[in-house]
Context: one part of a larger RNA
RNA sequence: CUGGGCUUAAAGGGGAGGUAGGCGGUUAGGCAAGUCCAGUGUGUAAUCCUGCGGCUCAACCGCAGGGCUGCGCUGGAUACUGCCUAACUAGAGGGCGCCAGAGGAGAGCGGAACUCCCGGUGUAGCGGUGAAAUGCGUAGAUAUCGGGGGGAACACCAGUGGCGAAGGCGGCUCUCUGGGGCGUCCCUGACGCUGAACUCCGAAGGCUGGGGGAGCAAAGGGGAUUAGAUACCCCUGUAGUCCCAGCUGUAAACGAUGUGGGCUAGACAUUGGUCCCUUUUGGGAUCAGUGUCGCAGGGAAACCGUUAAGCCCACCGCCUGGGGACUACGCCCGCAAGGGUGAAACUC
Numbered sequence: 001c002u003g004g005g006c007u008u009a010a011a012g013g014g015g016a017g018g019u020a021g022g023c024g025g026u027u028a029g030g031c032a033a034g035u036c037c038a039g040u041g042u043g044u045a046a047u048c049c050u051g052c053g054g055c056u057c058a059a060c061c062g063c064a065g066g067g068c069u070g071c072g073c074u075g076g077a078u079a080c081u082g083c084c085u086a087a088c089u090a091g092a093g094g095g096c097g098c099c100a101g102a103g104g105a106g107a108g109c110g111g112a113a114c115u116c117c118c119g120g121u122g123u124a125g126c127g128g129u130g131a132a133a134u135g136c137g138u139a140g141a142u143a144u145c146g147g148g149g150g151g152a153a154c155a156c157c158a159g160u161g162g163c164g165a166a167g168g169c170g171g172c173u174c175u176c177u178g179g180g181g182c183g184u185c186c187c188u189g190a191c192g193c194u195g196a197a198c199u200c201c202g203a204a205g206g207c208u209g210g211g212g213g214a215g216c217a218a219a220g221g222g223g224a225u226u227a228g229a230u231a232c233c234c235c236u237g238u239a240g241u242c243c244c245a246g247c248u249g250u251a252a253a254c255g256a257u258g259u260g261g262g263c264u265a266g267a268c269a270u271u272g273g274u275c276c277c278u279u280u281u282g283g284g285a286u287c288a289g290u291g292u293c294g295c296a297g298g299g300a301a302a303c304c305g306u307u308a309a310g311c312c313c314a315c316c317g318c319c320u321g322g323g324g325a326c327u328a329c330g331c332c333c334g335c336a337a338g339g340g341u342g343a344a345a346c347u348c
Stems, first nucleotide, its partner, number of pairs: 004319003007302002012316001014201004021194003025088007033081002035077008048066007091191001092188003095184005103177007110154001114150008125136002162169002205248007215241002220236004258315006266293012297304002321348003330341004
């Protein structure tokens, strides 16, 4: 240097944008750097290989030849790579037309439920459990009716459905705004893929400051249960959950499956387009998505199977026995909590 792997055995970075780098479509011409061929110079000696010889053999030693797979120079070749020039449209991007959507941000509005307050009716219970008790209630509760306030979440529709790069997104309306699909085949003409570093996004929880606080509810208090019960059950209840500004940067951040591209039987269901047939609720074609089954093939098997874990290409990340150890030390980041990077002794 080559050789193995990463759904579940160790192993895909939480996601994206993107610098360097790596890699890169079709045609023609030029150059000849890589590449290939020939010649030539050099490639010390020893070592190595072959032959011969010297110590009685061998090791060892001597001689000759080969080799030293390398580098320089000269000449040549031009398929491939590269560079330059010209051109192309199948990649990529754009225009025009149409379409679906809980994609994002801000503002406003709505009803049900809940809770609190006020008032009416009304009286002895309510609540809770396996059974109870704590708790609430004659200072009038629970129940019921009327009025008022408040915060949070949006039943049905709802789907194996849709959208988003991921995290994630669900009442209605308006404003601003991102992405995608289909049709046309009009324009640009390789403008592409990946991506160390870097930058941004990133559930829940936590943190800082300010607000808000109905319900729920870590911690805490009480009642039960129990041998005990720092729990499971019950009554309460504070952070928090919500909003604004900022920080944290983690996760079973999962499809435990990196991104992009090409190729490789089908069947059925479903979402969004376009086209054709049709009397019809219908049938068919095609593109993009989402699922189930399944051929070949793959796989240790489970299973995967045009949404690949099949057959290939490009690039990145990662793995190398278990424990020690998502640790220590150092460094970087953070207000802190902690996060990132990340060993060793020892031991099996």
Model confidence (mean pLDDT): 90 of 100. Predicted 3D model of a 348-nucleotide part of an RNA (small-subunit ribosomal RNA, central domain) from a Candidatus Hydrothermia bacterium. The RNAcentral record of the full RNA draws on ENA. Lineage of the source: Bacteria > Pseudomonadati > Caldifarciminota > Caldifarciminia.